[in-house]
Context: one part of a larger RNA
RNA sequence: GCCAGCGAGUUACCGUGCGUGGCAAGGUUAACCCGUGAGGGGGAGCCGGAGCGAAAGCGAGUCUGAACAGGGCGUUCAGUCGCGUGCGGUAGACCCGAAGCCGAGUGAUCUAUCCAUGGGCAGGCUGAAGCGGGGGUAAGACCCCGUGGAGGGCCGAACCCACCUAGGUUGAAAACUGGGGGGAUGACCUGUGGAUAGGGGUGAAAAGCCAAGCGAACUCGGUGAUAGCUGGUUCUCCCCGAAAUGCAUUUAGGUGCAGCGUCGGGUGUUCAGUCGUGGAGGUAGAGCACUGGAUGGGCUAGGGGGCCUACAAGCUUACCGAACUCAGCCAAACUCCGAAUGCCACGACUCCACAGCCCGGCAGUGAGACCAUGGGGGAUGAGCUUCAUGGUCGAGAGGGAAACAGCCCAGACCGCCAACUAAGGCCCCUAAUUUCAGGCUAAGUGGUAAACGAUGUGGAACUGCCCAGACAGCCAGGAGGUUGGCUUAGAAGCAGCCACCCUUGAAAGAGUGCGUAACAGCUCACUGGUCGAGUGGUUCUGCGCGGACAAUUUAACGGGGCUCAAGCCUGGAGCCGAAGUUGCGGAUUUGCGCGCAAGCGCAAGUGGUAGGGGAGCGUCGAUCUCGGAGCGAAGCAGGCGUGUGAACGUCUGUGGACCGUGGUCGAGUGAGAAUGCUGGC
Repeated sequence: GCCAGCGAGUUACCGUGCGUGGCAAGGUUAACCCGUGAGGGGGAGCCGGAGCGAAAGCGAGUCUGAACAGGGCGUUCAGUCGCGUGCGGUAGACCCGAAGCCGAGUGAUCUAUCCAUGGGCAGGCUGAAGCGGGGGUAAGACCCCGUGGAGGGCCGAACCCACCUAGGUUGAAAACUGGGGGGAUGACCUGUGGAUAGGGGUGAAAAGCCAAGCGAACUCGGUGAUAGCUGGUUCUCCCCGAAAUGCAUUUAGGUGCAGCGUCGGGUGUUCAGUCGUGGAGGUAGAGCACUGGAUGGGCUAGGGGGCCUACAAGCUUACCGAACUCAGCCAAACUCCGAAUGCCACGACUCCACAGCCCGGCAGUGAGACCAUGGGGGAUGAGCUUCAUGGUCGAGAGGGAAACAGCCCAGACCGCCAACUAAGGCCCCUAAUUUCAGGCUAAGUGGUAAACGAUGUGGAACUGCCCAGACAGCCAGGAGGUUGGCUUAGAAGCAGCCACCCUUGAAAGAGUGCGUAACAGCUCACUGGUCGAGUGGUUCUGCGCGGACAAUUUAACGGGGCUCAAGCCUGGAGCCGAAGUUGCGGAUUUGCGCGCAAGCGCAAGUGGUAGGGGAGCGUCGAUCUCGGAGCGAAGCAGGCGUGUGAACGUCUGUGGACCGUGGUCGAGUGAGAAUGCUGGC
């Protein structure tokens, strides 16, 4: 891992609903007694029949109160005892699961420390005290030589340890092996016997060790501890069908009440939509009349500067500037205004649905997600966060979006090799047009992106010049006063400053650019000629271009491939396309009609998680009934068939002795999951 078997809402009592039965203003016994039993007895007690008040108490009333007031609770409405069942309470209370807490015991054969008694430490080195001799001294001290053999002394085996490294890591080994390393007469190592025990021991102290896991050992018991937590919870079909919100919470992943679901009873259109009428309101927008913010001008109190001045006063100012005023603005906590929606009430109409409301039984939910719109937070970030309104997912399959819970279309009762459509599509992959008309795009734009940039190209409008000849090109002119004045070393159109005139003329700037040290030179504006028809500018707009840069592989059309398109825009005709709609057949639910019923007809339904409700299948046993079986029961294997399903029937083989139908009753009653348990492989 697979297979098989086992494996989870039970039981008792109490409470409260529902169903059903008995009796009924009553209902019913408990212990116990009699009896083999069935049953009989047993009325103590309990519930109901009256309530109100804290109570005394009063009583269809009573309490409060001064009250004959008001108000509260009552007075109307049948109960009670069984059985079945839903749910709750008390119990282990659906099952498995802690870490832990407490009690009584068992452990020091491991290990820690201690006690008693034994054992062990090759070999080598060093050479303390003391002692002897000699020297030395007044005597010493002291010195030398020897002797001596001290030391938690030195080197190094056994022995003990475990610092480094390599291997080992489903090991040879649940701590080892190899090579190095430390101690090795000591606070040394070790045998045997003994002592200390769980909040206790022991500890040269690491919360170490106390029998391979010790911040409180192990065994058994309390014990089925508790677990607001995780996991699991076993057959079928039918009807309905949520929530992820509010308030509160030592509360935030729990719970209570409400909200939303379901079932029963009641009410009977009260619901909802549309229209009409009448309302409340201060949002969007807008506005500046208030509150504030804020720009420019005018006017101006006051202030500053200047002039004047003995003081006072006065004059002046491209300074600041309240108020006032003009113009133009801004605001969630501004409003002179002010919608659309939404909301409330009444009336009418439509609608008759698993609408509304009330009472009661049972719930689940109280982590929501994305999308659109209106806001807050954030950075007018986030697949961000938090509200509101709606949608989808959640609990929703089908078609589209290549693939893709939350986007678009559309809500799947079942069957059909029938039809029509939605979104989206119709060249091939791939069902359906290589469809029609008109235009655009040349970028493979389409098939990612901005500010910004550009004689890309289409459309529209306005406008300058133009056959008295425009625009572009070519030919020619582009002059004189004058090198204008100033400045400057110089400044001559062309460093800079000022001015920007006059003349000739077809025209020519006191000069557009290049250039020179300054001149020169080239050129432009402007003019003539040549040529012969359009040529410039501005604005708006369609489609394109650049800007464009990331990591496994082209990889930013799903692919092929596509250019008067298979791209984009406008319009038309067709077709395809879903579990939508229709057709045909069938099932079922609810309502209505008919019918005694069985049932028939019509109408509307039948996606579904948590969850509520209903109806069934099967297993084991009891009892009644009717049956089967050695002419072959159950079981097993295979085939065929029936039913919406759980399942059931039958045939053949095997097997060799029991089994089944129908009714009622009772459960150790259904397995795929629980890192489930046991066994097999």
Notes: The part of an RNA shown here (large-subunit ribosomal RNA, domain II) has 681 nucleotides and comes from an Actinomycetota bacterium. NCBI's taxonomy places the organism under Bacteria, Bacillati, Actinomycetota. The coordinates come from a structure-prediction model, not an experiment, and the mean pLDDT is 87.